[in-house]
RNA sequence: CUUAUCCGGAGUGACUGAGGGAUCAGGCCCUAUGACGUCCGACAACCUGCUUUUAUAGUAAGGUGCCAAAUCCUGCGGUGUAACCGAAAGAUGAG
Repeated sequence: CUUAUCCGGAGUGACUGAGGGAUCAGGCCCUAUGACGUCCGACAACCUGCUUUUAUAGUAAGGUGCCAAAUCCUGCGGUGUAACCGAAAGAUGAG
């Protein structure tokens, strides 16, 4: 850079100990009933592998990913009260 997906799913565990929800701003939240992080575990099925009924299937061994809230919401554009749609930005996979 291209492309697909992003309203589904996943802990009464161990350690640690104060912040965290990507960035900026504004909100709204989570958090000593233990956040973030690490390990274990789970979830998922993008790639690989395996199975066979060859497909819009199964499996979950390998490579990733992921485990509050739609990518937590808004920011730009359209209709416009709300709400919805799209874009941008971002995340993840594959190339």
Annotation
Predicted 3D model of a 95-nucleotide RNA (SAM riboswitch aptamer (S box leader)) from a bovine gut metagenome. The RNAcentral record of the sequence draws on MGnify. Of the family's consensus pairs, 94% are formed in the model. Rfam family: SAM riboswitch aptamer (S box leader). Rfam links the family to the GO term regulation of gene expression. The coordinates come from a structure-prediction model, not an experiment, and the mean pLDDT is 81.